Model confidence (mean pLDDT): 89 of 100. Predicted 3D model of a 353-nucleotide part of an RNA (large-subunit ribosomal RNA, domain IV) from a soil metagenome. RNAcentral holds the full RNA, with entries from MGnify.

Context: one part of a larger RNA
RNA sequence: CUCGGGUGAAGGAACUCGGCAAAUUAGUGCCGUAACUUCGGGAGAAGGCACGCCCGUGGUAGGUGAAGGUGCACAACCGGAGCCGAAACGGGUCGCAGUGAAGAGGGGGUUGCGACUGUUUAGCAAAAACACAGCACUCUGCAAACACGAAAGUGGACGUAUAGGGUGUGACGCUUGCCCGGUGCUGGAAGGUUAAGUGAUGGGGUCAGCCGUAAGGCAAAGCUCUUGAUCGAAGCCCCAGUAAACGGCGGCCGUAACUAUAACGGUCCUAAGGUAGCGAAAUUCCUUGUCGGGUAAGUUCCGACCUGCACGAAUAGCGUAACGAUAGCCCCACUGUCUCCAUCCGAGGCUCA
Numbered sequence: 001c002u003c004g005g006g007u008g009a010a011g012g013a014a015c016u017c018g019g020c021a022a023a024u025u026a027g028u029g030c031c032g033u034a035a036c037u038u039c040g041g042g043a044g045a046a047g048g049c050a051c052g053c054c055c056g057u058g059g060u061a062g063g064u065g066a067a068g069g070u071g072c073a074c075a076a077c078c079g080g081a082g083c084c085g086a087a088a089c090g091g092g093u094c095g096c097a098g099u100g101a102a103g104a105g106g107g108g109g110u111u112g113c114g115a116c117u118g119u120u121u122a123g124c125a126a127a128a129a130c131a132c133a134g135c136a137c138u139c140u141g142c143a144a145a146c147a148c149g150a151a152a153g154u155g156g157a158c159g160u161a162u163a164g165g166g167u168g169u170g171a172c173g174c175u176u177g178c179c180c181g182g183u184g185c186u187g188g189a190a191g192g193u194u195a196a197g198u199g200a201u202g203g204g205g206u207c208a209g210c211c212g213u214a215a216g217g218c219a220a221a222g223c224u225c226u227u228g229a230u231c232g233a234a235g236c237c238c239c240a241g242u243a244a245a246c247g248g249c250g251g252c253c254g255u256a257a258c259u260a261u262a263a264c265g266g267u268c269c270u271a272a273g274g275u276a277g278c279g280a281a282a283u284u285c286c287u288u289g290u291c292g293g294g295u296a297a298g299u300u301c302c303g304a305c306c307u308g309c310a311c312g313a314a315u316a317g318c319g320u321a322a323c324g325a326u327a328g329c330c331c332c333a334c335u336g337u338c339u340c341c342a343u344c345c346g347a348g349g350c351u352c353a
Base pairs, nucleotide, nucleotide: 001348002347003346004345005344006343007342008341010339011338014337019334027051028050029049030048031047036041038171052093053092054091055090056089057088062084063083064082068078069077070076094098106332107331108330109329110328111327112326113324114323118130119129134169135168136167137166138165139164140163146155147154148153172319173318174317175316177249178248179247182246183245184242185241186240187239188238191237192236193235197231202226203225204224205223206222209218210217211216250268251267252266253265254264277311278308289305290304291303292302293301
């Protein structure tokens, strides 16, 4: 010096990102316990008092229950011997100290997030992430939907819509506004478009034959190459519905007997222009916004304001008792965290022998 432990004057968080670590607290009985609350809780809230031993009440209360007796003798009742044996109160007594050692909650206030108990990154993350009861939408009539599987088949389920699958939200309370233009889904069927298939018509090749002195020309049937009329489903176009489907939810100008502001008016655009509630927020750039509180002093914290760069209603909004090895802030107690270090015990290292 490093590691593990003990103690410490005065101060008591001045340490530090942060009370990290350590210290405090601790048992049992009694007294006594706030806001808030879903009336269960919060609660061991908080905060106090007592605690040893001896004597007495007292071998008491209480527990157990033998012999014996009664008996419709396996029940039941009577009976009380013996054994075990408090609490509480009164009195006394010793020590610095009586849950005398060990083991055994530190507490309170306030805010964010998540209701809760649970689950998770085996090996850097335990959380506000996942799950969760509850809520909603949607699919599925049973050889169900859906899933695995070229298939047979199996799961779903030896279930049957109070069932099963998928998706979102996430206890509870109060709520969940407007937009269906786009995308999706559902329904519709008049019209437009449209596949395979069908093969009308036209054109080309070949050629018996015909015409021609010849060169050559014309050319039926058949075969063949091609053209593609007509008919032709779903889909798409189209018409509706649907947002707890994917999603979206404006701008400019003016206006009131101070000023300021604008209930009011005008205008442009849109499918519709953000309702309630909340708001410098796990969201606020400017920003340490401004005001208030707490401190001597507060970029954090709490309460407000609203100018929301860029909250907002089941990618849920706002509250919420209880809960949390959750994340901030404050206070009390307590302390070697610190002022500022000292010393002791043990282990290792180092130096020397």